[in-house]
Context: one part of a larger RNA
């Protein structure tokens, strides 16, 4: 390699869009490439075998017996597979009605709270904690009352018995208007296999991080001080700067998890729910598509735990990955990146 496997032992790419490539619905005719059957050359003096002979035997020589695959004509066949014709509507897409919702991207607005400023008002403390103490405070704080500024983030709806709903993932939640993408329901009118998966590739990609310039309410690594502590470079407290927010450029990783690639077909049931359509007996209703739960000794897998129509059940089709622990996600070497560094990745040694 083969084989065997990726939920939790070693393994599903972070996520999508697609390029070669792989695989790929029904029916028809042609064709004869693959195939399949027949018979030739070649292989081929091939080997074993078997027989016979020759050295006194034997090893050994010798002769004749046989005779695969692969390769390369010919004739036939025509089921699949391939090429090619002419068609189909069920996959798949397009129109049309009609429905959803934090799906994006931009502007505008709102109201509650922290925080600051100015005034009254008032007079001795406030703040924190287990206690305290830094710390604030008669140069009037705290609290309270107006009015004012700024920055961010949107309570209640709101979905706990069993967590809605949109997005490919990432992730989206005040409000309003603009743009814009998507899904799903019902007609079944149209196109006619236009389909799936997809090595490279290109796009997107949380949070922290860089780089320019804005912004800085609140919080807050780093720092500083107080406490504890036998120390205390923590944990508790009082401060606080990067940062958190915008805008363009970057970075490209996370337990990016459902720890579970996508696609398609099948295989008891029960019960909930979110969004359409039908029907009648119009209600705790029946069906029926499409998501989201949960239960399930239905059946089947599973080491086991548990999966169970949203499989971890049965089958296929395509990618992606594993192949004892450590060494190591390191060295080297290349490629990208302002850096950080990411991204491909080993071996000696050992056990």
């Nucleotide at each position: 390699u083969u084989g065997g496997g990726c939920g939790u032992a070693a393994a599903g790419g972070g996520u999508g869009c697609g390029u070669a490539g792989g695989c790929g619905g029904c029916a028809u005719g042609a064709u004869a490439a693959g195939u399949u059957a027949u018979u030739g050359g070649c292989g081929g003096c091939a080997a074993a075998u078997c027989g016979a002979g020759g050295c006194u035997c034997a090893a050994c020589c010798u002769c004749g017996u046989g005779g695969a695959a692969a390769c390369u004509g010919a004739u036939a066949a025509u089921a699949c597979u391939g090429u090619u014709u002419u068609g189909c509507u069920u996959g798949a897409g397009u129109a049309c009605a009609g429905a959803a919702g934090a799906g994006g991207u931009u502007a505008a607005c709102g109201g509650a709270a922290c925080u600051c400023c100015a005034u009254g008002u008032g007079g001795a403390g406030c703040g924190g904690u287990a206690a305290a103490a830094u710390g604030u405070g008669u140069a009037g704080a705290u609290a309270u009352a107006u009015g004012g500024a700024a920055g961010a983030a949107c309570a209640u709806c709101a979905a706990u018995a069993a967590c809605g709903g949109c997005g490919a993932a990432g992730g989206c939640a005040g409000u309003u208007a603009a743009c814009u993408a998507u899904u799903c329901u019902g007609u079944u009118a149209c196109u006619g296999a236009c389909g799936u998966u997809g090595a490279g590739g290109c796009a997107c990609g949380a949070a922290a991080g860089c780089g320019u310039g804005g912004g800085g309410a609140g919080c807050a690594a780093a720092a500083a001080g107080g406490a504890u502590u036998a120390g205390a470079u923590a944990c508790c407290c009082u401060u606080g700067u990067a940062g958190u927010c915008c805008a363009c450029g970057c970075c490209c990783u996370a337990a990016a998890c459902g720890a579970u690639g996508a696609g398609u077909a099948c295989u008891a049931g029960a019960u909930a729910u979110u969004g359409g359509a039908a029907a009648c007996u119009u209600g705790a209703u029946u069906u029926u598509c499409a998501g989201u739960g949960u239960c399930g000794c239905u059946a089947g897998u599973u080491a086991a735990c548990a999966c169970a129509g949203u499989a971890a059940g049965u089958a296929c089709u395509c990618c992606g990955c594993c192949u004892g622990g450590g060494u190591a996600g390191u060295a080297c070497g290349c490629u990208c990146g302002c850096a950080a560094g990411a991204g491909u990745g080993a071996a000696a040694c050992u056990c």